[in-house]
């Protein structure tokens, strides 16, 4: 996708055609569904005419009773139906269906032709009456009657039974024709009409119809028998006594073990018999391209079945649906004795069910049954009813119409979508509503009238043309008129698949989901709204079947690694087979002939207003069957051939097998000898052995087991497997010869047989070696890996057991297809004296590789190539090689094999990464060598943690923690308490008001913030002015505000791998594809730097270079800088000068450029080589590729989303951020003599000054404090630079150490209580070099040593710079820790090992 007898939800105008118990073959209340014929019979009822006769009356009349006739009813015999139609699918796996034969083995009512015939008699009987009976169905007796009811007789076309001749056919038994002879057997009557004769009539007669007999054929229908053809299961392998055949007898319509006596021992089976289960077949229907696969509802044809089993009667036809009859079961009546009953016919009704109509209408059509018809019956059938249950039509309007209305939705707030859609304008009238009119299916039969036949006949009777009669459906289809857009639209989806997206609410919660899956606050997926799509009176779910599914592959698949090759062989059935030639025609092909039902299905046309739907025509129906041909192939059958195969003969070769016999090394054990303390075993020991004398060592013996060396991708066998050596037996392969045989051949279900190691049974044997066991180790544990002991077992001998990664993971067999190069074997050549070496050929084993193939890996003449023949065997993973059976075993267990259930995947190969207690290379203060430190002690300082009204937030392995903070007394300040304000501290807009306005000095209250007053008291633009705007205040509104969340919704910005050398593209190539080449590879560097090579060639971000600082020199230019020369001076001060320092601007220089060596002549390296101030990147800094790490920051700032709005916004006062049993990180000082102390008094840089930097002088022990010169600074000032150098202490808790308090003081600032810095006085803690561990560093660094500077009122042991002074290792080198880099390798890893 596309179908349904469907079923559930939700909606629903109409008509047409069509369809409707699938489950309980369950149980049925009620109707009704088979009768009919009086022209077969007799009788009765009514009734209606008519005739007679009786009573009653005067009569008319009324009523009886007898016959006739008509009409109608109920029963009865009798005929014909009922065996059709109609349901239904229980059963049935079968000659039950289908197809196509046979019947020479059969029958057949009614119907068709056709011969022939219909004479003549008889007893009953039911119905009626009547007894008995019984509750009722019903029964029983006794009497009367009829017939087309039932029985004799006659005849005998003719049939049948026996004999028989002839002749003609066929199939075996035989059958047909034709004759002759013989047996036996027939009938029934009803009924129109009639002129002459006859007759009292009734009828005879005559002529029709219907019947009836008998017999032939026809045509319908039925019986049997036979091929073929259609479901699963082998976890059903053996199955059968009337079973298989025969012979006599029965029997029947007919053949038959259909039945029965004997006889005989047969029949089926692997081409699946028996046995289970399931099933009504078929024509067709769904489906698909086809082949198939399912199904078998309506229609049709066979079959089976009628409450469940069983039997037969009657009849042409049944063993019978609306008959019998036995048994059962169930239900219903009863007087309890007995009795009735059968919807799987139309309806209908309960029951189970997901689910399936009406207790209608007619016989008017068709069709049937009866009848001579009229006609009567027909729940067949026609039609209606109810169900959108399926098909198909048809509608719900149509045109204009923009202000793009109102309302919803979205929104970047601009718009925009619904959307011409609505309003509103102008039309139209299907359908549905009223009404009016109004069908066709209907023609026969009959009755009539005319003609014609027929006849004696103007009866009849038939034919034909005329008229009359008959319609459920239905007042329905149609048609005509009315009137108004009126009455008539819904489902389901919008994440992909798959056509259609927004918002809003939820917040891994409700839910959604067919498969992926969606939902944890920005959900196109869940609900709910707009909006879009799709389909439409229907939509969509659910359920089934085909389809996609080449996913059972006949078309059409596959087994080296995905799920598959059986452990090997030998061979049985059975598949398939070499050459040549005759025959035959089963297979093959080819013509014709018959079937292959209609209906569906396909074409063509026709018919309903179209279509569904009906009709009519063709066409198809692969099929089967019977018959002509044809003989290429296959097959069978004759005959031949030798290329396949087998023997013959000669050879070599070999661990091919089996049995016997022998060897010698090594282990162990005995016994003796020597000899002393160990052995032995491991990573390290320990257990074990040894003074009872081990190991070691000579030497003798014993006993098992295996066979060094050769030995080899060497043999050798079927596979399993075969290795010491000699005999005997013995199998197989090769090679050369081309001697025989003449297709003997290949495979091979079932079957034999072999079959490693373990294991089993008995009997032996045990030396080493060993599951089990034991005992020491090792570990957290160690039922293990190691040790030190040992039993089965391993070894023989008989049996048994049948499995392994029994693998080349690749079944056997035969063909055909380029090849190089080992090797074993053999046989020829060539060539040698003779071999080896060497060529050739054949048969074994390997290696790489063409073509081809394969998903790829790889295969590749030893195929995984190309074909052919046979076998084994797969069909997603788990369950599971299990369970149950069956075989097999002595057990162990093997072997044969499922199914519930459950998952959405399990696998295979290769690609890229990332890891690997993987291996190479190559690196880094990474280790190693080495300085100095962390960690121990006091302390500052950050963090955890308690604590707290608050201790505001963040930051958290490297990469959080002296981090944001380049500075918390208040401020900062996000935190807390208390008090206060609500358009606000800020901004922009809008109305209103508003001159004593705006401000505002000053009071009052307060802790201040606020809040109450409040003298005074304005302004700017325009305009001549009135006034209007502005500003400022007030009140109202919109909004402000937010250091509230979300850093896992973002921008920005920064850490980190990392200053590692790597990230890529573009083109070509190569791969089926991801990918790959390039970028690997050989060399080299710091470096993807460079060279050389290459199916790659080039390019980009990285790297280097450019830029900036120092390190050398030139030029240019000298004040504040400098001072060599001349002066001058305490002093470069001052004159003079820019030569030098220096100071800033521009430039040189360095490039492996030169030499030598080495390397591929390359790149490049080496080298106390030149030369230079500097040499292999000169140091040093900016500079951080591609991207990782949901790293970090919403508290810098930005910014989406949520939140809060008299508060989470705003101001204030005080308090916190400083707290303190603890712990951790970074620091400082320290522990001292390489020091303290004291005294001197040399040598820097860098840098910063106006609210500042301060000199000089003066005060104070000191911090400081007074006064001020100077200086916006190359000028002045900070400014003492410290280490350093003299003395002195002399190893001690010290003259080390400064913590901690005591009590004095200074600066700052509104303020130093919480909680700042500093000074002098006293006070004098802890510390004697720091444990497990751990950090920095490679040179002007490390360690030391002072100085400067943001920040800032003050507050620096922190950060950021600055110089001083100044090492140690670096010989060989990367084993190890950590980090990174390049190829490689293995992954079950991709969130990538912190995985799984």
């Nucleotide at each position: 996708g596309a179908a349904c007898g469907a079923a559930g939800u939700u909606a629903u105008a109409c008509g047409g055609c069509g369809u409707g118990g699938a489950u309980a073959a369950g149980a049925c209340a009620u109707g009704c569904a088979a009768g009919u014929c009086g022209a077969a019979c007799g009788a009765u009822c009514a009734u209606u005419a008519u005739g007679g006769g009786g009573u009653a009356g005067c009569a008319a009349u009324a009523u009886u009773c007898c016959g006739u006739g008509g009409u109608g009813g109920g029963a009865g015999u009798g005929g014909c139906g009922a065996a059709a139609g109609g349901g239904u699918g229980c059963g049935u796996a079968a000659c039950a269906u289908g197809u196509g034969g046979g019947u020479a083995a059969u029958c057949u009512g009614c119907c068709g032709u056709g011969a022939a015939g219909u004479c003549u008699g008889g007893g009953a009987u039911a119905a009626c009456u009547u007894g008995c009976u019984g509750a009722a169905a019903g029964g029983c007796g006794a009497g009367c009657u009829a017939a087309u009811a039932c029985c004799g007789g006659a005849u005998g076309u003719g049939a049948c039974u026996g004999u028989u001749a002839a002749g003609a056919g066929g199939c075996a038994u035989c059958u047909c024709u034709u004759g002759a002879c013989u047996u036996u057997c027939a009938a029934a009557g009803u009924u129109g009409g009639g002129g002459a004769c006859c007759g009292u009539a009734a009828g005879g007669c005559c002529u029709g119809a219907c019947g009836c007999u008998u017999c032939a054929u026809g045509a319908u229908g039925a019986g049997c028998c036979c091929g073929c053809a259609a479901c699963c299961u082998a976890u059903c392998a053996g199955c059968u006594a009337g079973u298989u055949g025969g012979u006599g007898a029965g029997g029947u319509a007919a053949c038959g073990g259909c039945u029965u006596a004997c006889c005989a021992a047969g029949g089926c089976u692997a081409a699946g018999a028996c046995g289970g289960g399931u099933a009504g077949c078929u024509g067709g229907u769904c489906u698909g391209a086809g082949a198939g696969g399912a199904c078998g509802a309506c229609c049709a044809g066979c079959c089976a079945c009628a409450c469940u089993g069983g039997a037969a009667c009657u009849g042409a036809g049944a063993c019978a649906c609306g008959g019998u009859c036995c048994a059962g079961a169930c239900a219903c009546c009863u007087a309890c004795g007995g009795g009735u009953g059968g919807c799987a016919g139309c309806a209908g009704u309960c029951g189970a069910g997901a689910a399936u109509u009406u207790u209608u209408c007619a016989c008017a059509a068709u069709g049937g049954g009866c009848g001579c018809a009229a006609g009567c019956c027909u729940g067949a059938u026609g039609g209606a009813g109810c169900g959108a249950c399926g098909c198909c039509g048809c509608g719900u309007g149509g045109g204009g119409g923009a202000u793009g209305a109102a309302g919803g939705g979205c929104u970047u707030c601009g718009g925009u979508c619904c959307g011409u859609a609505a309003a509103c304008c102008c039309c139209u009238g299907u359908c549905a509503u009223u009404u009016g009119u109004g069908a066709a299916c209907a023609a026969a039969c009959c009755u009539u009238g005319c003609g014609a036949c027929c006849u004696a006949a103007u009866a009849c009777g038939u034919c034909g043309c005329g008229a009359g009669c008959u319609g459920a459906u239905a007042g329905u289809a149609g048609c005509g008129a009315a009137a108004g857009a009126g009455g008539a639209a819904g489902g389901g989806a919008c994440g992909g698949c798959u056509a259609a997206c927004u918002c809003u609410g939820u917040g891994c919660c409700a839910g959604c989901a067919g498969c992926c899956g969606c939902g944890g606050u920005a959900a196109u997926a869940c609900a709910g709204a707009g909006g879009u799509c799709c389909c439409a009176a229907g939509c969509g779910u659910u359920g089934u079947u085909c389809g996609g599914a080449u996913u059972u592959a006949c078309u059409g698949g596959g087994c080296g690694u995905a799920a598959a090759g059986g452990g090997u062989g030998c061979g049985u059935a059975g598949g398939u087979g070499g050459u040549c030639a005759g025959g035959u025609a089963a297979g093959u092909c080819u013509g014709a002939u018959g079937u292959g039902a209609a209906a569906g299905c396909u074409c063509g046309g026709a018919g309903c207003u179209u279509a569904a739907c009906u009709c009519c025509g063709a066409a198809a129906u692969g099929g089967c069957a019977u018959u002509g041909g044809a003989a290429a192939c296959u097959a069978c059958u004759u005959g031949g051939c030798u290329a396949g195969a087998g023997g013959g003969u000669u050879g070599g070769a070999g661990g091919g097998g089996a049995g016997a016999c022998u060897g010698g090394a090594a282990u162990u054990c005995u016994c003796g000898g020597u000899g002393u303390a160990g052995c032995a075993g491991u990573g390290a020991a320990a257990u074990g052995c040894g003074u009872a004398g081990a190991u070691a060592u000579c030497g003798a013996g014993a006993g098992g087991a295996a066979c060094a060396c050769c030995a080899g991708u060497g043999g050798c066998g079927a596979a399993g497997g075969c290795g010491a050596g000699u005999c005997u037996c013995u199998g197989g392969a090769c090679a050369a010869c081309u001697c025989c045989u003449g297709a003997c051949a290949c495979u091979g279900a079932g079957g034999c047989a072999c079959g490693a190691a373990a294991g089993c049974u008995a009997g032996g044997g045990g030396a080493g070696c060993a599951a089990a066991c034991a005992g020491g180790a090792u570990u957290a544990g160690a039922u293990a890996c190691c040790c030190u002991g040992g039993u089965a077992g391993u070894c023989c001998u008989a049996g048994c057991c049948g499995u392994a990664a029994a693998c080349u993971g690749u079944g056997c067999a035969c063909a055909u297809u380029u090849g190089c190069u080992g090797u074993g074997a053999a046989a020829g050549g060539a060539a040698u004296c003779g071999a080896c070496c060497c060529c050739u050929u054949u048969u074994g084993u390997g290696g790489c590789g063409a073509a081809g193939c394969u998903a790829a890996c790889g295969c590749g003449u030893u195929a995984a190539a190309u074909g052919u023949g046979c076998c084994g065997c797969c069909u997603g993973g788990g369950g599971a090689g299990u369970a149950c059976g069956g075989u097999c075993g002595c057990a162990a267990g093997a072997u044969u094999a499922a199914a519930a259930c459950u998952c959405a995947a399990a696998g295979a190969a290769a690609u890229u990464g990332a890891c690997g207690g993987g291996g190479g290379c190559c690196u880094g203060c990474a280790c190693a060598a080495g300085c100095g430190g962390u960690g121990g002690a006091g302390u500052a300082u950050g963090u955890g943690g308690c604590u707290u009204a608050a201790u505001u937030c963040g930051a958290u392995g490297c990469a959080a923690c002296g981090c944001g903070a380049a500075g918390a007394a208040c401020c900062u300040u996000a935190c807390c308490u208390g008090g206060c304000c609500u358009u606000g501290a800020c901004a922009u807009g809008u109305a209103c008001g508003u001159a004593g306005u705006a401000g505002a000095a000053g009071g009052g209250u307060g802790a201040a913030a606020g809040c109450c007053u409040g003298a005074c008291g304005a302004g700017g633009u325009a305009g001549c002015a009135a006034u209007a705007c502005c500003a400022g205040c007030g009140u109202a509104c919109a909004c402000a505000g937010g250091u509230g969340c979300u850093g896992c919704a973002u921008g920005g910005c920064u850490g980190u791998c990392g200053u590692c050398a790597g990230c890529u593209c573009g083109u070509g190539u190569c791969g089926u594809g991801a990918g790959a080449u390039g970028u690997u590879g050989g060399g080299u560097u710091a470096a993807g730097u460079c060279c050389c090579g290459c199916a790659a060639c080039g390019a980009g971000c990285g790297c280097a270079a450019c830029c900036c600082c120092c390190g050398u020199c030139c030029u240019u230019a000298g004040u504040u800088g400098c001072u060599a020369c001349c002066a001058u001076u305490u002093a470069g001060u001052u004159g003079a000068g820019c030569a030098c320092u220096c100071u800033a601007a521009g430039g040189a220089g360095a490039c492996u450029g030169c030499c030598g060596g080495u390397g591929a002549u390359a790149a490049g390296c080496c080298g106390c080589g030149a030369g230079g101030a500097a040499g292999g990147u000169g140091g040093g800094g900016a500079u951080g590729a591609c991207g990782u790490c949901a790293a970090g920051u919403c508290c810098u700032c930005a910014u989406g989303g949520c939140c809060c709005u008299u508060a989470c916004g705003g101001g204030c006062u005080g308090g916190g951020c400083u707290a303190c049993a603890c712990a951790c990180g970074u620091g400082c000082u320290a522990c001292a003599a390489u020091g303290g102390c004291g005294g001197u008094g040399a040598c820097a840089a860098u840098g910063g000054g106006a609210u500042g930097c301060u000199a000089a002088g003066g005060g104070g022990c000191g911090a400081c404090c007074c006064u001020u010169c100077g200086c916006a600074a190359a000028u002045c000032u900070c400014a003492a630079a410290a280490a350093g150098c003299c003395g002195u202490c002399u190893c001690a808790g010290u003259u080390c150490g400064g913590a901690u308090u005591g009590g004095g003081c200074u600066c700052u600032g509104c303020a130093a209580c919480u909680c700042g810095a500093g000074c002098c006085c006293a006070u004098g803690a802890a510390g004697u070099u720091g444990g497990a561990a751990u950090c920095g560093c490679u040179a002007g660094u490390a360690a030391u040593c002072g100085u400067g500077g943001a920040u800032c009122a003050g507050c620096a042991c922190g950060c950021c710079a600055c110089g001083g002074u100044g090492a140690u290792a670096c010989g060989u080198a990367u084993c190890c820790c950590c980090g990174g880099g390049c190829a490689u390798u293995g992954u079950a890893c991709a969130c990538a090992c912190c995985g799984c």
Background:
Predicted 3D model of a 1396-nucleotide RNA (small-subunit ribosomal RNA) from an uncultured bacterium. The RNAcentral record of the sequence draws on ENA. Its mean pLDDT, the model's own confidence on a scale to 100, is 83.